[in-house]
Predicted 3D model of RNase P RNA and transfer RNA as a complex of 430 nucleotides.
The coordinates come from a structure-prediction model, not an experiment, and the mean pLDDT is 75.
It holds a member of the Rfam family "Bacterial RNase P class A". From the family's description: Ribonuclease P (RNase P) is a ubiquitous endoribonuclease, found in archaea, bacteria and eukarya as well as chloroplasts and mitochondria. By type it is a ribozyme.
RNA sequence: AGAGUCGGCCAGGCAAUCGCGCUGUCUAAAUCCUAGACAGGGAGGAAAGUCCGGGCUCCACAGGGCAGGGUGCCAGGUAACGCCUGGGAGGCGCAAGCCUACGGCCAGUGCAACAGAAAACAUACCGCCGAUGGCCCUUCGGGGAUCAGGUAAGGUUGAAAUGGUGCGGUAAGAGCGCACCGCGCCGGUGGUAACACGCGGCGGCAGGGUAAACCCCACCCGGAGCAAGACCAAAUAGGGGAACGUCAAGUGUGGCCCGCACGGUUCCCGGGUAGGUCGCUUGAGGCAUGUGGCGACACAUGACCCAGAUGAAUGAUUGUCCACGACAGAACCCGGCUUAUCGGCCGACUCUUUUU
RNA sequence: GCCCCCGUAGCUCAGAUGGAUAGAGCGCACCCCUCCUAAGGGUGAAGUCACACGUUCGAAUCGUGUCGGGGGCG
Numbered sequence: 001a002g003a004g005u006c007g008g009c010c011a012g013g014c015a016a017u018c019g020c021g022c023u024g025u026c027u028a029a030a031u032c033c034u035a036g037a038c039a040g041g042g043a044g045g046a047a048a049g050u051c052c053g054g055g056c057u058c059c060a061c062a063g064g065g066c067a068g069g070g071u072g073c074c075a076g077g078u079a080a081c082g083c084c085u086g087g088g089a090g091g092c093g094c095a096a097g098c099c100u101a102c103g104g105c106c107a108g109u110g111c112a113a114c115a116g117a118a119a120a121c122a123u124a125c126c127g128c129c130g131a132u133g134g135c136c137c138u139u140c141g142g143g144g145a146u147c148a149g150g151u152a153a154g155g156u157u158g159a160a161a162u163g164g165u166g167c168g169g170u171a172a173g174a175g176c177g178c179a180c181c182g183c184g185c186c187g188g189u190g191g192u193a194a195c196a197c198g199c200g201g202c203g204g205c206a207g208g209g210u211a212a213a214c215c216c217c218a219c220c221c222g223g224a225g226c227a228a229g230a231c232c233a234a235a236u237a238g239g240g241g242a243a244c245g246u247c248a249a250g251u252g253u254g255g256c257c258c259g260c261a262c263g264g265u266u267c268c269c270g271g272g273u274a275g276g277u278c279g280c281u282u283g284a285g286g287c288a289u290g291u292g293g294c295g296a297c298a299c300a301u302g303a304c305c306c307a308g309a310u311g312a313a314u315g316a317u318u319g320u321c322c323a324c325g326a327c328a329g330a331a332c333c334c335g336g337c338u339u340a341u342c343g344g345c346c347g348a349c350u351c352u353u354u355u356u
Numbered sequence: 357g358c359c360c361c362c363g364u365a366g367c368u369c370a371g372a373u374g375g376a377u378a379g380a381g382c383g384c385a386c387c388c389c390u391c392c393u394a395a396g397g398g399u400g401a402a403g404u405c406a407c408a409c410g411u412u413c414g415a416a417u418c419g420u421g422u423c424g425g426g427g428g429c430g
């Protein structure tokens, strides 16, 4: 200098004027309502998709069974997760590094078009052999064809055909025997574990693929959602709480069954809709420092408050500067994942070439 | 806010239980028939099976994620 990998940050800046909605204080008769003044703060890294997980609320603070769904190497983090971190195994890359739905087809069932002899109890189409039994010839030494039969070394098909190479062996062959490689089981060593071992022993060799096919195994999951739900409060219309008692119809929660609550009597009290208020933003909160940990993260201390609307605010104009501005707009709140995104900056690292 | 379904030729739809040249009707182009047209007969073209990645020997079909459209409840 070029090419590349990983991680983090920013998301036009500044000023003036005019607006929009929120909070606080003050003033106007002023604790509600209304208006004005001043001060403060006013979208995002994804606010998005709603794909996971949780908080919160109601129904038994959620119970038993069936059905259904999800996850799937190991360990840890976390409120929890299908997320994250570290590690193992496999794959890709020269490397930095990246990717992986990565339990189980010796529990069972199913599937594999076409081709091919054969697609799962392996099998004999071509080929090889025909030692053995039979047949033919014979100079009796043997020879010939291949009927029975043997054979998986070679050929043909396919995505896939029951370990590989070599030597021996044989009628021809074959883990049939042996050596090496591969594989399985047992033990040992290291590791929390997954797993690893150029450690030891045993076994000629299990018996193909597919579980993003049904299924089996292990673990997890109750349902609904802020229009949840609570309170105030017009017209029509009738409910709630407590005590005692009963689980018969029925009602509520729920995919279904059980179960649970209500449903009966007495006493007491006022409730629902339109509308309004709360829920509503102080939270598993961000920031700084320190400590522990490889890390995700946890703990301690300090100071901070940073949108909260409900027809729904966050905008417009002008000036100026530059790198000329992408994707995109909160609606109960968080933790993730995924997707969209003009460009710019910082840090760590790898490879190639050149120079010193 | 919570959910469901669909996407295949110009249009309307099959195929969804993995097996390869993806079909049908209407439409379109050409030919025959007719004096001409319609009807009828014949031939043919037309497809990124919405997109991407994966599983598998093999994907329209199975899985995951996107994009677009439609619908339901409150």
Base pairs, nucleotide, nucleotide: 001352002351003350004349005348006347007346008345009344010343012321013320014319015318016317017316018315020042022040023039024038025037026036027035028034044327048338049337051336052335053334054333055332056225057224058223059222063258064257065256066255068221069220070219071218072217073087074086075085076084077083088102089100090099091098092097103216104215108214109213110210111209125155126154127151128150129149132148133147135144136143137142163181164180165179166178167177168176182205183203184202185201186200187199188197189196190195229278230277231276232275239269240268241267242266243265244264250262251261252260285304287302288301289300290299291298292297322325357429358428359427360426361425362424363423366382367381368380369379375413384400385399386398387397388396406422407421408420409419410418